[in-house]
Context: one part of a larger RNA
């Protein structure tokens, strides 16, 4: 020096574990905010740096309900307290709630500065305390420019509607095209939104608002007919729900005009009336006062917070410990799950089941506000106008201007009035379907920040969220922003009394605890690299 065997140090892999994550399902709730939110700053504890809670009433105050022996959060110490006159704790409802922040009296470098008016403390000045004092819109009042009242503002995960609207990319280049009406930005709303009761589809037969899913179908089409884009009807399901106005006509009020003072006309407002395609309504005549619907109120019941009741086991052996093992039982509308010194239906918390409750919600019964109907006649009136349509320029439609219907926008034109008008993919005729130019509408559908219950051929601390721990923390950056590491003693602290070595509050040796201390808080297991000790063999 090498090899081998054995033992240590160092290190923190591996195994086991899970407080935390990830994905999904169901149910609830789907908002909070000028009664000052979300989010913060600063405070607040006997001692108090962090987190949590709370707000000068400050880890809390009050009431009611529940509950029963402990208790002053994480947090294990000392001191001092609270509590069976019912605390702590749980639920509900209140009180308090500094300063900033939409921030709103004015200002500002957020958590600060400075005011005005009224009232109070005082006799005044001054000071302090309390309240008010932003803007915009709408309404009301009257003194007509003021007052009063209401609303709005900001935040929040996605879903939704509207506005503005890319590029990379693909086309194997690239310009029409594509990506894509996507991303992004802006505005707005709701628990859903939007759409919606045929001027619809269809085809000689029929359907009967909208929405969503399956299918039709990668079909018909469209397309530098390239890349690509890409329906609908019919059929099958989910869920179902229909309504209100404008007008004609009648009436009232007000104003204006006119008047032969009886009125008439016009306009505005309000009430009645009326709402459709087999045309309907007004109008005239007749008939009827039905039927349906069900606001509101009352009563009852159910659901509904904390919560209550809730079955059944002993023994032998091993062991530190029994839930393991042995033997014999028991309960089960409960053998879900978790815990307990190893693996428990019968030890504990629970579970099945039954019960309880304020607010509130729902259902049922009674009540019955508002609304809701027919027949015939006539062809006088009404049935949504700068509208429909045209031209030009664009856009949306699966459809790129095309033979291009349909829908929407800009410019410019511009009808008809039921013997009317629109559509059925240029256009015309026939036929068929419908009735535009006003409005509302639940459900089936989308999402998941939040609450509850659950599931997983998901992870198990270099994984799973960045974060199982004081994590968006420490730290970095002027800033936008970037962004960690870090879990495990033991069943129980029983966390090593006492003695010794030592300068020692270091470290160690005895001794003690414990099943175990090579489990000693640098703590489960404790691999490898690396360092080292003893012994053997070889050279």
């Nucleotide at each position: 020096a090498g090899c081998g065997c054995a033992g240590g140090g160092a290190g923190g892999a591996u195994g086991c574990c899970u407080u935390g994550g990830c994905u999904c399902u169901c149910a609830g709730a789907g908002g909070c905010g000028a009664u000052g939110a979300a989010g913060g700053a600063c405070g607040u504890g006997a001692u108090a740096a962090g987190c949590u809670g709370c707000g000068a009433u400050a880890a809390g105050c009050u009431a009611c309900g529940g509950g029963u022996a402990u208790u002053g959060g994480c947090a294990c110490a000392u001191a001092c307290g609270a509590u069976u006159u019912g605390a702590u704790c749980c639920g509900u409802a209140g009180a308090u709630u500094u300063c900033c922040g939409a921030a709103u009296g004015g200002g500002a470098u957020a958590a600060c500065c400075c005011a005005u008016c009224u009232a109070a403390u005082u006799g005044a000045a001054g000071a302090u305390u309390a309240g008010a004092u932003a803007a915009u819109u709408c309404a009301a009042a009257c003194u007509u420019g003021u007052u009063u009242g209401a609303a709005u503002g900001g935040c929040a995960a996605a879903c939704c509607u509207g506005g503005u609207g890319a590029a990379c990319u693909g086309a194997a280049a690239c310009a029409u095209c594509u990506a894509a009406g996507u991303a992004a930005c802006c505005a707005g709303a709701g628990g859903a939104a939007g759409a919606g009761a045929a001027a619809a589809c269809a085809a000689u037969a029929g359907u009967g608002a909208u929405u969503u899913c399956c299918u039709u179908a990668g079909u018909a089409g469209u397309g530098g007919c390239g890349a690509g884009c890409g329906a609908a009807a019919a059929g099958g399901a989910a869920a179902u729900a229909g309504c209100c106005u404008a007008a004609a006509c009648c009436u009232a009020u007000u104003a204006u005009g006119u008047u032969u003072c009886g009125g008439c006309a016009u306009a505005a407002u309000a009430g009645g009336g009326g709402u459709u395609g087999u045309a309907g309504g007004a109008c005239c005549a007749c008939a009827a006062c039905a039927u349906c619907c069900g606001a509101u109120a009352u009563a009852a019941a159910a659901u509904g917070a904390a919560c209550g009741a809730g079955a059944a086991u002993u023994u032998u052996u091993u062991g530190g410990a029994a839930a393991a093992u042995u033997a014999a039982g028991c309960c089960a509308u409960a053998g879900a799950u978790g815990g307990u010194g190893a693996a428990a239906g019968c030890c504990c918390a629970g579970u099945a089941u039954c019960g309880g409750u304020a607010a509130a919600u729902u259902u049922u019964a009674u009540u019955g506000a508002a609304g809701u109907a027919g027949u015939g006649g006539u062809a006088u009136c009404c049935u949504g106008a700068g509208u429909a349509g045209g031209a030009c320029g664009g856009a949306a439609c699966a459809g790129g201007u095309g033979a291009a219907a349909u829908u929407c926008c800009g410019u410019u034109u511009g009808a008809a009035u039921c013997u009317g008008c629109c559509g059925g993919c240029a256009c015309c005729a026939u036929c068929c379907g419908g009735u535009a130019a006003g409005g509302c509408u639940a459900a089936a559908u989308a999402c998941g920040a939040c609450u509850g219950a659950g599931a997983g051929a998901c992870c198990g601390a270099u994984a799973g969220u960045g974060a199982a721990c004081u994590a968006g923390u420490a730290c970095c950056g002027u800033g936008a922003g970037g962004g960690a590491a870090a879990g495990g003693u033991g069943a129980a602290a029983a966390g090593u009394a006492c003695c010794c070595u030592g300068a020692a509050u270091a470290a160690g040796g005895g001794g003690g605890u414990g099943a175990a201390a090579u489990a000693g808080u640098a703590c489960c297991u404790g691999a490898a690299a690396c360092c080292u000790u003893g012994c053997g063999c070889u050279u």

Large-subunit ribosomal RNA, domain I from a Cytophagales bacterium, 539 nucleotides, folded computationally. It matches the Rfam family "Bacterial large subunit ribosomal RNA". RNAcentral holds the full RNA, with entries from ENA.